[in-house]
């Protein structure tokens, strides 16, 4: 914030959604900036990168080189080589997954390090570097030949170690002065690999996935487990506790928010993970598939001699591009850590510092005290003031930051400071150098002026802005917050607005159209057992950091820091055994079967009845029938309609029929038979939880529709005709096809509704209907009871109300299905289904600030009751048509001054426009002014007068002549007045009646508007005031949760109608006396009459009706009778009625003009239209003639008499009159005679001509006579106004205004009707219901098409990219196998050779000698 108003406030408060207020942030962005400490700092392009820097060390392995020497060595370091580069340091591309996180587990590896046990041997061959020769631009490299180790390789050894078929086999060193090394092998520490339980985003418009897929058995392989790979078997594995597809995403500690619960998040900082241009690959290695390593391929970028090559900042800095935006090519390794190394030292862009940015957090300052003349200034002002404000000035003071100088650290127990001459400390000079953003219309703290005038703007919602803008701009004040303050963006909150904690579904969104019934949830009472859930104890872990508490260290904060608590959390383990689960038995109350037995339009199938329709046949009979508001179309003389018989069809079943029946819903109605479901009721008995509910699934499921084949009487979409209409693709009417009907199939949807899912128990009753029982009770048909069902009303409760209330919308439980703001939209696109129409499941871009629900006061309704009014109706007279007269549009003009606008503007302001009036339009003329106040100077011979004299159109001006103001203290002294000067100011019929006041108008003289107190409602409200009766009325009575009272009503107040009584002129006097032409005059006041003051009328009285009531209906008396007739009197309001031009007034505007004066013009124009009114159109009348009867008024710048002139207006004339005297004054209509129906003896417009009247003055433009002309008009279309009785008509009469002008206005008398059945219908109104989506209130509101624009989507011949599978196809590196070729030192196996010297060993051959040996015997063994 929906609205005219309600449905209150506390965490909701009818529902619901939109927004704010609060917190935060790696931010950006506008103003605007002192200073320091601690933090942070490419969120975008995981784009592309110049440049220098970021991983090397070791000579204590190793040869060599080159240098240098005191000759003793001793220095560098290209190579071999050894560690090390898998750390650290970056980024979030991919990943939804064992990646993370959390808890376990077993099949395993580990360099460096720590321990422990052994051991450290013998050999051998190459090979960089270097040397020479030699390709190439360069990278880069080739041949030959030399060398060395702790580099490579054999052999020996084996405490322990693997492997074994248990016989056995296999497999090590590097050295060295020491110290440090190496080798084997246990152990550990720490680290990685592997596997699992649970936890981890969205979408079902992804529902089936899978084939090495799952599982086995042997084998590969690997550190190690495993389809990790392979044969061969087996057909298995995953899924609605959501597989598999898609999207989208680095996890987590934690941040950020909320009272929690949650919800968002995953920068800094800290754990895993992934990656390192882009895809592959593998090798080294203890450890990669390796950010600054290698291969291949790709793209790009660079070199070049075109042959070839080089590179990968998501390290630090930069730089270029993207972007709204994110930093220096800085210092040091001093500290902390890291590599090398024995160390010394060396690297180290890790880090530590410094640099830039208010990016954020904290903390300081920008002065303190006094100061009242309440300074000036500024701003508002009611002009008196009031604010800004102790705020400044000024006086007394201080010096934090800062700034100048000067001393000068801790950080390190010895040595090393980059920060850094920093922090700090010291002195000194001076208020000095330092305050700004944002808001002020409500949410929401703060308010006024002026500028703009739906403009420029401003806006988180609402909304402001069209001439007085607290909302725009600016100024002035306030308010907020403060070195910042706004703004945008993003999260949470708020929002109980997704609802565990914490909503909901009858009407606001929202119960499936109904059943069965599957997974699943939930489940009756005992008893045992188990211990999975659950409970309680205990232990393990839950990283640190962060968040809390306690406490330390920085001057304090932020911040570091100690320490403790938390970590909901998982695991393992003891215990407990109520309760839920399991597993076992029993139990009968839930649920079920049996057995009697009644209702019923429950279903199915087959048959049968009658009425009533329409059709054929026949007959009778003749001109219409039929329809309808009224018609037509249409049927009929070829015989309809009507009426009788006969016959055919088909379809549908009157009464009975009911808020009755039965069913699960849809639905079911003639009657009979058959099969058949279901519910109920009563029994004795069985089984024994068997039971609810029900995603998905199946079934049924009105009516229309579709198919096939049949039927078709009536009836009837489409369709035709006819009508209505402005149109009538309707409503009506005549026809008339699908259909409707039956069979078998589809569809599956309805306001499929009780808008109310199902089941189970519990919570007052009454009545009434309907199916049954009942020891009842009296009795024949009721009451009592008791199960079933089907209604109406009611507490208690609930509900936002409305309503529900044992048939719940009440208390409780258990299951389903659905909602979360309107529109888009039940839409599109997918998919299921369906023959199709169609169903079904269902978004989204965009828009709007609402959309709803129930009530509840109005107005409204071609809603309904009851009443009223000249509102119809009944009458009468008019308007609209003619001619003039007014007035209004219009138009036209210099001006035709303004205002009024339906009723409720238009004979209205205007009770009167030649001049004034007058505002208007032209020309002339005046500026302190036509008028009012204040100051000053003259002047008192001003002022005024005049039938004076001149310019002009006039104001105006030049002048002539008469006149001389009061008071007085005699002083131009006061006081008026006139004139002049200047400046405040006058002035404005200029705007704004939508700024206002008053005054009016209208609804309406209609009967109603309010308020207090109670009462009911959550409340707006309602109750009174409604109901029953009455009136003219909200008058009155009676009743009643209401009692009362104000303002209206009525009544009090004039006038009129009778009568008494008081008074008698100017009035009266046929009552009475005299008297006149005459109430003329005396006289009188009895009568009229006048004006005063009094009475009278009240439903009082008598009948009758009503409720014994109010009161209404007759009578009666009475002048009047039921308000006797008129008038004044106008309720809370309504209409932004009217009016700034009666008046007053608040802003604006105009000031030698928008003021003021003057002269002439216009408001009086005129082709036209419209109100209002006048005369007429005739015989109820003209015209002549006669001369009856009135009442209201006016009258002195007046009304004017007789008389007399004029045809006549008028003119002379003047008597009377400040008026009951005198005068306007004649009243007309009437009566009597004429015309005779005719444009007339009607009407009288126009016109001419001659007069009068008033006025300075009748041309524009008065009235009035008199002759003469004599138009239009013969009762007026639609349409439409007045009137109810002394009225309407008609008839004359006066008066305002006025010099003069009436047909208007305003009053006043004469004559004097008709009519009103009645409230249906037209207008207005009033009171009660009722509907509302209207509230500016039906002139409301609102839907739809069409033009235009603008936005979003979408479709469209195409056409293009991306991701994702796939049957194929080529295919690098590289891994494996298999073969060729080619190499091979040291190891293995085979064959195997030649000459020379030299040492040095061994030796033949010959002799001696011994001794082995060897043969034989023999003996022993």
């Nucleotide at each position: 914030u929906u609205g005219g108003c309600u449905c209150a406030g506390g965490a909701c408060g009818u529902u619901g959604g939109c927004u704010c207020a609060g917190a935060a942030c790696g931010a950006a962005c506008g103003c605007a900036g002192g200073c320091g400490g601690c933090a942070u700092g490419c969120c975008u392009a995981a784009c592309a990168c110049a440049u220098g820097c970021a991983a090397g060390u070791c000579g204590a392995c190793c040869g060599a080189a080159g240098g240098c020497u005191u000759c003793g060595g001793c220095c560098u370091u290209a190579g071999u080589g050894g560690c090390g580069c898998a750390c650290g340091g970056g980024u979030g591309a991919g990943u939804a997954a064992c990646a993370c996180g959390u808890g376990g587990g077993a099949a395993c590896c580990u360099g460096c390090c720590u321990u422990u046990c052994g051991g450290u041997u013998c050999g051998g061959g190459a090979u960089a570097a270097c040397g020479u020769c030699u390709g190439g631009a360069a990278a880069c490299g080739g041949a030959c030949g030399c060398u060395a180790a702790c580099a490579c390789c054999g052999g020996a050894u084996a405490c322990g170690u693997c492997c074994u078929u248990c016989g056995g086999g296999g497999g090590a060193a590097a050295g060295u002065u020491u110290a440090c090394g190496c080798c084997g092998a246990g152990a550990g520490a720490g680290g990685g690999g592997c596997c699992c339980g649970c936890g981890u985003c969205c979408g079902a418009u992804u529902a089936g996935g899978u084939a090495g897929u799952u599982g086995g058995u042997g084998g590969g392989g690997u550190a190690a487990u495993g389809g990790c790979c392979c044969a061969c078997c087996a057909a298995g594995c995953c899924g609605a506790c959501c597989a598999u597809c898609g999207g989208u995403a680095g996890c987590u500690g934690g941040u950020c928010u909320g009272a929690g619960a949650g919800g968002a998040u995953g920068a800094u900082c800290a754990g895993c993970c992934a990656c390192g241009c882009u895809g592959g690959g593998a090798c080294u290695g203890a450890g990669a598939c390796a950010c600054g390593g290698c291969c291949c391929a790709g793209a790009c970028u660079c070199c070049u001699a075109c042959g070839g090559g080089a590179g990968g900042c998501a390290g630090c800095a930069g730089u270029g591009g993207g972007g709204a935006a994110u930093a220096u090519u800085g210092g040091a390794c001093a500290a902390u850590g890291g590599g090398g190394g024995c160390a010394a030292c060396c690297c180290u862009g890790a880090u530590c510092c410094a640099g830039c940015a208010a990016u954020g957090c904290c903390g300081c300052g920008u002065g303190a005290g006094u100061g009242a003349u309440g300074a000036a200034g500024g701003c508002c002002u009611u002009a008196g003031g009031g604010u800004u404000g102790u705020a400044a000035a000024g006086c007394u003071c201080u010096u934090u930051c800062g700034c100048a100088c000067g001393c000068g650290a801790c950080u390190a127990u010895g040595a090393u400071g980059a920060c850094g001459g920093u922090a700090g400390c010291g002195u000194g000079a001076g208020a000095a150098g330092a305050a700004g953003c944002c808001c002020c219309g409500g949410c929401u703290a703060a308010c006024u002026u002026c500028g703009u005038g739906c403009c420029a703007u401003c806006a988180g919602c609402c909304g402001c802005g069209g001439u007085a803008a607290u909302a725009c701009g600016a100024a002035g004040g306030g308010g907020g917050c403060g070195a910042g303050c706004g703004u945008u963006g993003u999260u949470c909150g708020g929002a109980a607005u997704u609802a565990c904690u914490g909503g909901g579904c009858g009407u606001a969104a929202a119960g499936g159209g109904c059943g069965c019934g599957u997974a699943g949830g939930c489940g009756g009472g005992c008893u045992g057992u188990u211990u999975a859930g659950u409970c309680a104890g205990a232990a393990u872990u839950g990283a640190a950091a962060g968040c809390c508490c306690c406490g330390g260290g920085c001057u304090u904060a932020a911040c570091c820091u100690g320490g403790g608590a938390a970590c909901g959390g998982c695991u393992u383990u003891u215990g407990a055994u109520a309760c839920u689960g399991g597993c076992a038995g029993g139990c009968u109350u839930g649920a079920g079967u049996u057995c009697c037995g009644g209702a019923g339009a429950g279903g199915a199938u087959g048959g049968u009845g009658g009425a009533a329709u329409u059709c054929c046949c026949a007959g009778u009979g003749u001109a219409g029938a039929g329809g309808u508001g009224a018609a037509a179309u249409u049927c009929g003389u070829a015989g309809a309609u009507g009426u009788u018989g006969g016959g055919a069809a088909g379809a549908a079943c009157a009464c009975c029929g009911g808020u009755g029946g039965c069913g699960a819903a849809g639905g079911c109605g003639g009657c009979c038979a058959u099969c058949u479901g279901g519910a109920c009721g009563g029994a004795c008995a069985c089984u024994g939880a068997c039971g609810c509910u029900g995603a998905g699934g199946c079934g049924c499921g009105a009516a229309a529709g579709c198919g096939u084949g049949g039927g078709g009487a009536g009836c009837a979409a489409a369709c035709a005709g006819g009508a209505u209409u402005a149109g009538a693709u309707a409503c009506c009417c005549u026809g008339g096809u699908a259909g409707u009907c039956c069979a078998c199939g589809c569809c599956g949807u309805a306001a499929a509704c009780g808008a109310u899912g199902a089941a189970u128990g519990c919570u007052a009753g009454a009545c009434a209907c309907u199916g049954g029982g009942g020891c009842u009770g009296c009795a024949u048909g009721c009451a009592c009871u008791u199960c079933g069902g089907u209604g109406u009303c009611g507490c208690c409760g609930c509900u936002c109300a409305c309503g529900c209330a044992u048939u719940a919308a009440g208390c409780a439980u258990u299951c389903c299905g659905c909602c979360u703001g309107g529109g888009g939209a039940g839409u599109a696109c997918g998919g299921c289904c369906g023959c199709a129409g169609a169903g079904u499941u269902a978004a989204g871009a965009c828009u709007c600030a609402a959309a709803g629900g129930a009530a509840u006061u109005g107005a409204c309704g071609g809603g309904g009751g009851c009443c009223c009014g000249c509102a119809c109706a009944a009458g009468c007279g008019g308007c609209g048509g003619a001619g003039c007269a007014u007035g209004u549009g219009g138009u036209u003009u210099a001006a035709u001054u303004c205002g009024a606008a339906g009723c409720a503007a238009c004979g209205c302001u205007c009770a009167g426009a030649a001049g004034c009036u007058u505002a208007c339009c032209a020309a002339c003329c005046c500026u302190u002014g036509a008028c009012a106040u204040g100051u000053c100077c003259c002047u008192u011979g001003c002022c005024g007068g005049u039938g004076c004299c001149g310019a002009g159109a006039g104001a105006u001006u030049g002048g002539a002549c008469c006149u001389u103001c009061a008071g007085u203290u005699c002083g131009g002294c006061u006081g008026g007045a006139u004139g002049g000067a200047a400046c405040a100011c006058a002035g404005g019929u200029g705007c704004u009646g939508c700024a206002u006041g008053g005054c009016u108008g209208u609804c309406g003289u209609c009967a109603g508007c309010u308020c207090g107190u109670g009462u009911c409602g959550u409340g707006a409200g309602a109750u009174u005031g409604u109901g029953g009766g009455u009136u003219a009325a909200g008058u009155c009575c009676c009743g009643c949760a209401a009692c009362g009272a104000g303002c209206g009503c009525a009544a009090c107040c004039c006038c009129u109608a009778c009568c008494g009584c008081c008074a008698g002129u100017u009035g009266c006097c046929c009552a009475u006396c005299a008297u006149u032409c005459a109430g003329u005059u005396g006289g009188g006041c009895a009568c009229u009459c006048u004006g005063g003051u009094g009475g009278a009328a009240c439903u009082g009285c008598c009948g009758g009706u009503g409720a014994c009531a109010a009161g209404c209906c007759g009578g009666a008396g009475g002048a009047a009778g039921g308000c006797g007739g008129g008038g004044a009197u106008g309720a809370c309001g309504u209409c932004a009625a009217g009016u700034c031009c009666u008046c007053a007034u608040g802003g604006c505007c105009c000031u030698u003009a928008u003021g003021g004066g003057u002269u002439g013009g216009g408001c009086u124009a005129c082709a036209c239209a419209c109100g209002u009114g006048c005369u007429a159109c005739a015989a109820u009348g003209g015209c002549g003639g006669u001369g009856a009867c009135a009442g209201u008024g006016g009258g002195a710048a007046g009304c004017g008499a007789a008389g007399u002139c004029g045809c006549a207006a008028g003119a002379u004339g003047g008597a009377g009159c400040c008026a009951a005297u005198c005068c306007c004054c004649a009243a007309a209509a009437g009566c009597c005679g004429u015309c005779u129906c005719a444009g007339u003896u009607c009407g009288g417009a126009u016109u001419g001509c001659a007069c009068u009247c008033u006025g300075c003055a009748a041309c524009u433009c008065g009235g009035g006579u008199g002759c003469a002309u004599g138009a239009a008009g013969u009762u007026g279309g639609a349409a439409u106004c007045g009137c109810u009785a002394g009225u309407a008509a008609u008839c004359g009469c006066g008066g305002a205004u006025c010099a003069g002008c009436a047909c208007g206005c305003c009053g006043c008398g004469g004559u004097g009707a008709a009519u009103a059945c009645g409230u249906u219908c037209c207008c207005g109104g009033g009171c009660c219901u009722u509907g509302u989506a209207c509230a500016c209130a039906c002139c409301g509101c609102c839907c739809g098409u069409c033009a235009c624009a603008c936005c979003a989507u979408g479709g469209g011949a195409g056409u293009u990219g991306g991701c994702u599978u796939u049957a194929c196809c080529c295919g690098a590196a590289g891994g494996u196998g298999g073969u060729g070729c080619g190499c091979u030192a040291a190891c293995c196996c085979g064959c195997a050779a030649u000459u020379u010297u030299u040492u040095u060993c061994g030796u033949a051959u010959u002799a001696a000698g011994a001794a082995a040996c060897c043969g034989c015997g023999c003996g022993g063994g």

The prediction has a mean pLDDT of 81.
A computed fold for a 1421-nucleotide RNA from Azospirillum sp., annotated as small-subunit ribosomal RNA.
The RNAcentral record of the sequence draws on ENA and SILVA.
Taxonomically the source falls in Azospirillum (Bacteria, Pseudomonadati, Alphaproteobacteria, Rhodospirillales).